[in-house]
The prediction has a mean pLDDT of 80. Predicted 3D model of a 74-nucleotide RNA (transfer RNA) from a Minisyncoccota bacterium.
RNA sequence: GCCCUCGUAGCUUAAUUGGAUAAAGCAAUUCCGUCCUAAGGAAAAGACUAGGGGUUCGAUUCCUCUCGAGGGCA
Repeated sequence: GCCCUCGUAGCUUAAUUGGAUAAAGCAAUUCCGUCCUAAGGAAAAGACUAGGGGUUCGAUUCCUCUCGAGGGCA
């Protein structure tokens, strides 16, 4: 230098052919629990999806550029 895959919550992952209020587990928080902890149970919260632009009635999804991570070739 060229090519491929990927970027969604603090962490790990979902999201059908483009269509719902973006879904779950762990962690953390609050409550129950206990003499006190722990185990266990319950509740609520947390991401406008790496960033910009475009297509579309509608974009996590399609196109494009930039940034970042991983891999391959030279």
It matches the Rfam family "tRNA".